[in-house]
RNA sequence: GGCGGCAUAGCUCAGCUGGCUAGAGCAAUCGGUUCAUACCCGGCAGGUCGGUGGUUCAAGUCCACUUGCCGCUA
Numbered sequence: 001g002g003c004g005g006c007a008u009a010g011c012u013c014a015g016c017u018g019g020c021u022a023g024a025g026c027a028a029u030c031g032g033u034u035c036a037u038a039c040c041c042g043g044c045a046g047g048u049c050g051g052u053g054g055u056u057c058a059a060g061u062c063c064a065c066u067u068g069c070c071g072c073u074a
Base pairs, nucleotide, nucleotide: 001073002072003071004070005069006068007067010026011025012024013023019057029043030042031041032040050066051065052064053063054062
């Protein structure tokens, strides 16, 4: 240099062929339980979906460029 994969909540990930308000578990926080802590149970908050632009009535999802990481290859 060429090719491919990944990037979504603090962490690990899901999101089916574009569809309505983007989710789960863990963690955090609040409450219940307990003499107390842990476990357990319930509630709540937390996201510019790596970035920019484009297509579309509508984009996490499609297209182009680009950033970071990983792999293969000359």
A computed fold for a 74-nucleotide RNA from Ruminococcaceae bacterium UBA945, annotated as transfer RNA. The organism belongs to Oscillospiraceae, within Bacteria. Its Rfam family is "tRNA".